[in-house]
RNA sequence: CCAUAUAUCUGGCAAACCUACCGAAAGGUAGCGACGCAAAGCCAUGGGUCUAAGGGCGUAAGCCAAUGAUUGCCAGGUUGCAACU
Numbered sequence: 001c002c003a004u005a006u007a008u009c010u011g012g013c014a015a016a017c018c019u020a021c022c023g024a025a026a027g028g029u030a031g032c033g034a035c036g037c038a039a040a041g042c043c044a045u046g047g048g049u050c051u052a053a054g055g056g057c058g059u060a061a062g063c064c065a066a067u068g069a070u071u072g073c074c075a076g077g078u079u080g081c082a083a084c085u
Base pairs, nucleotide, nucleotide: 005085012037013036018031019030020029021028022027035072041078042077043076045075046074047073048070049069050068055064056063057062
C1' cells in the first nucleotide's frame, strides 16, 4: 500500500406523536422527542411512490396528468469519521 474478515473511540443524525408556521395537497421549516441509521451527509440524474391547485376530458360521479413532493424507497454521483487483530 492492497484485499478479506472482524473489533472499536470521539462523536453525528433524528422516525412517529404533539405544538407553531408555510403549502391546494403531498409535504416542508422550527421546537419537543427518539423509532432507528456506518453515510438516515449532500445532489431530484434514472427508476419507484405520494399529491393534483391550475389544466384537459366528462351531463355528473369522477378520470388523466407534474411544472409539486419524497435522498429515512432503490440505484447512481459526490463528500466525510475511525482503525485493535